The prediction has a mean pLDDT of 77. Predicted 3D model of a 151-nucleotide RNA (c-di-AMP riboswitch aptamer (ydaO/yuaA leader)) from Kitasatospora sp. MAA4.
Formats: sequence, structure tokens, C1' cells
RNA sequence: CCUCCCGAAGUGCUGCGGACCGGAGCCGGGGAACCACGUUCCUCGGGGUGAAUCGGCGCCAGGUCGACCGAGAGGUCGGUGAGGCGUCGUAGGGCAUCUCUUCCAGCCCGAACCCGUCAGCUCACCCGGUAGGCGGACGUAGGAAGAAGGA
Repeated sequence: CCUCCCGAAGUGCUGCGGACCGGAGCCGGGGAACCACGUUCCUCGGGGUGAAUCGGCGCCAGGUCGACCGAGAGGUCGGUGAGGCGUCGUAGGGCAUCUCUUCCAGCCCGAACCCGUCAGCUCACCCGGUAGGCGGACGUAGGAAGAAGGA
């Protein structure tokens, strides 16, 4: 990004329907030169999709450092701390009923997953995605300004 074409089964059969393959459009990743880069190599590695980043506080805490006890195994105390959980914020993102933009107020999100030691940019070239979910039932569906369009 998440739309369309093609068109099988099936069917209530000049219609409906829309599997597989393929295609168009849209989206994402890899990939030279030139340019850029102090990063990685025993790892706490590095990278990708996405708005989903970065902090404070509390608790748990592998590992590690110091002191003490012990014949030793190990134990006690203190420091530090990858990571995990919770909470409070935050970069950033969404909602608004003719369309777009900005401002004010209001209500929310601020996740999850993937690659597998490997990837900066990047012509040619190569690869992948094109799903899923939720809400509403005609409501003076908040306010202000501007633009476009229409009458």
C1' cells in the first nucleotide's frame, strides 16, 4: 500500500459469484560508481516493516567488582547492572460528517512482528506484499480562520 483486470467451481443461470495462475496500479526490501561512515569482529552484535521513539520512578534481577567468614564447596554484606514487570511522561500518530489545510478545546494510540551474524546511499537488475479488524444507523453529530469546488 492493502485497489482493479482476467476468470474456474458453484448458483436462484442473458445475471450473481470470484478459487488458482497471470497482469495493471500502489507499497516495501535487496542491490554499483560517486558520496558518506569510526563501526563491527569472543557480542549487551547489527538490520527491517510500523506513528509506536526516548526518558524518570518502583520492584525482580543473570553476570560482574569489593570486603568479610570458611580447609574447600560455598556463604554474608555492599556497589554496579544486561534483561523483565509495573507506573508516570514523551518524540511521533489517529478521530472530527461535502473536500483540503491551520489553530483552539475534547477523546484516543504511543504496539507487535520479522531477518539471522548480514544489508549506508545506489543505475541496471533481483525479491516480496496487495491483508485483517472495529464502530454507526440520519444525529442542530464542537468552535474559529483560510483555500478549492459547487449553486
Lineage of the source: Bacteria > Bacillati > Actinomycetota > Actinomycetes > Kitasatospora. The model forms 95% of the base pairs in the Rfam consensus.